[in-house]
Context: one part of a larger RNA
């Protein structure tokens, strides 16, 4: 020196564990913000660096409800206190809430600086300090000739890296190259809205039968198609389910107001009689009534049938019709179809409460819940904890109970709204115009210009108007079907915050990046990137005291079942380093 053996050191694998994650399902919730959000800065404790909580009223203040013996957060200690006159704690409502931030008096290099006006306090004054208020834009209304000004209401920003709609909109890639094509209307940017959003009540489909808004799922179907007919893209009807809801305007016509024109004819609700004159007629605008459809609908006129009561109205009287109002009766309703609010009850939610049965015996052990023996409960033998494996020890579980205050939902009541029309007839009037459509250039439809319908946009042209118009995949005819050019509309469907349950999900190099003061430390000018790091023991009982040492550390003693469990702490592999020794050299 090598190989081996024994015992150590180092190291932190492995096993076991779980405080944290991951996924799915169900239920509930789904916006916050000028009443100043989200997110922060700086502060607040007797001693206080971090986290948590809170805001100069600062680990907190008030009220109500719960709860019942301890409490002053994580977090020990010292100190000082609080609590059965009910604290700490939990829930609901309220108060306070510095400064920055949309940030909004003006400025600004966020958390800072400087003001105006009104008022309080200090000060002789200069000045300081405190409270309130002062940004911009939009809508409506008032005032003013007007620039403008005043008042009332609203907006602004954030987010959940999710989901939705809209305006814009790539490339890597695939086509084994590449240009049409694909990726993909994806990523991304912008705007908007909401608990959802969008869509939605047929100018739809269908097929010679019929269906009857929209949305979502299954199917139809990788079909029909489309496609440098390459790569690829890829329906619809129909069928089965989930859910289920239908409505309002514009116009014709009537009335009122206003304005313009015409200008004394006519008219003043109708009948009869009397009376009247800035009235009548036509156009525009506003408001109210009316009206909403496709076996066309409505309006107007005529006819037929039908229609609760009182009061008032128009030039007058009577009758009728009409209008308004009040009452009765009937119907409906705030999620569309008008729109607010209040009360009661019930359910649920935001705290909670009750809840059966061994303080059984023996032995082992540090410890019994495991073993043996004997009982009991069970609408409860889900689960967790307790010194080891507990139905009967603790928390719970099954099952039941509870609400001062707030939320949500349902029902009822108040309340609010509506209630005279229906049928038939009639070439009268109305039924969404720079629209439909055409040409051309594009886009979207599964459909790439194709025979290319259908839908949308740019440019140019440009109808009919119910004896009308659109569609049925060029186009034409017949036939069928539906009424565009205005609008609203729950539910079924997307996402996931909370709570609960579950898992042939992970178990500390795994599972979230993060089991821990983690988006931290650290890196970067910045956008941004981004860790490592869990385990004494049942209980600190965390080694009083003695010895060596300056200490670190160690040896005794003691605790403990165990100290090679001593805080660099469960187990403690390997590499690597030693001590001792056998063999070889």
């Nucleotide at each position: 020196g090598g190989c081996g053996u024994a015992c150590g050191g180092u190291g932190g694998a492995u096993g076991c564990c779980u405080a944290g994650g991951c996924g799915c399902c169900a239920g509930g919730g789904g916006c916050c913000g000028a009443g100043g959000a989200a997110g922060g800065a700086c502060g607040c404790g007797g001693c206080a660096a971090g986290c948590u909580g809170c805001g100069a009223a600062a680990a907190g203040c008030c009220a109500c409800g719960g709860g019942g013996a301890g409490c002053u957060g994580c977090a020990a200690g010292c100190g000082a206190g609080c609590g059965u006159a009910g604290a700490u704690c939990c829930g609901u409502g309220g108060g306070u809430g510095u400064c920055c931030g949309a940030a909004u008096g003006g400025g600004g290099g966020a958390a800072c600086c400087c003001g105006g006006c009104g008022g309080g306090c200090c000060g002789a004054g200069a000045g300081g300090u405190c409270c309130g208020u002062c940004a911009u834009c939009c809508a409506u209304g008032g005032c003013g000739u007007g620039a403008g000004u005043c008042a009332u209401g609203g907006a602004g920003g954030g987010c959940a890296g999710a989901g939705c709609c809209a305006g814009g909109g790539a490339a890597g890639u695939g086509a084994a190259a590449c240009a049409u094509c694909u990726c993909a209307g994806u990523a991304c940017c912008u705007g908007g809205a909401g608990g959802a959003g969008g869509a939605g009540a047929a100018a739809u489909c269908a097929a010679g039968c019929g269906a009857g808004a929209u949305u979502c799922c299954c199917u139809g179907a990788g079909u029909a198609g489309u496609g440098g007919c390459g790569a690829g893209c890829g329906a619809a009807a129909g069928g089965g389910g989930a859910g289920g809801a239908g409505c309002c305007c514009a116009a014709a016509c009537c009335g009122c107001a206003u304005u313009c024109g015409u200008g004394u004819a006519a008219g003043c609700c109708u009948g009869c009689a009397a009376g009247c004159g800035u009235u009548g007629c036509g156009g525009g605008u506003g408001c109210g009534g009316g009206g909403u459809u496709g076996a066309g609908g409505g309006u107007a006129a005529g006819c037929g049938c039908g229609g609760c009561g009182g009061c008032a109205g128009g030039u007058u009287g009577c009758a009728g019709a009409c209008u308004g109002u009040c009452g009765g009766c009937g119907g409906a309703g705030u999620g569309a179809g008008a729109a607010a609010c209040c009360g009661g009850c019930u359910a649920u939610u935001u705290a909670g409460c009750c809840g059966a049965a061994c303080u059984g015996g023996c032995a082992u052990g540090g410890a019994a819940a495991g073993g043996c023996c004997g009982a009991c409960c069970g609408c409860a033998g889900g689960g967790g904890g307790u010194a080891a494996u507990a139905g009967u020890c603790c928390c719970g579980u099954a099952g039941g109970c509870g609400g001062a205050a707030g939320g949500u939902a349902g029902c009822c009541g108040g309340c609010u709204c509506c209630g005279a029309g229906c049928g038939c007839u009639u070439g009268a009037c109305c039924c969404g115009a720079g629209u439909a459509c055409c040409a051309u250039g594009g886009g979207g439809c599964a459909c790439g210009a194709g025979g290319a319908a259908u839908c949308c946009c740019g440019u140019g042209g440009g109808a009919a108007g119910c004896a009308g118009g659109g569609g049925g995949g060029a186009c034409c005819a017949c036939c069928c079907u539906c009424c565009a050019a205005g609008g609203c509309u729950a539910a079924a469907c997307a996402c996931u915050c909370c709570u609960g349950g579950c898992g042939a999900c992970c178990g500390a190099u795994a599972g979230u990046g993060g089991a821990g003061g983690a988006g931290u430390a650290c890196c970067g000018u910045g956008a941004g990137g981004g860790a490592a790091a869990g385990g004494u023991g049942a209980a600190a009982a965390g080694c009083a005291c003695c010895c060596c040492g300056g200490g670190a550390g160690g040896g005794g003693a003691g605790u403990g079942a165990a100290a090679u469990a001593g805080g660099a702490c469960c187990u403690g592999a390997a590499a690597c380093c030693g001590u001792a020794u056998g063999c070889c050299u």

Overview:
This is a predicted structure of a 585-nucleotide part of an RNA (large-subunit ribosomal RNA, domain I) from a Balneolota bacterium. Its Rfam family is "Bacterial large subunit ribosomal RNA".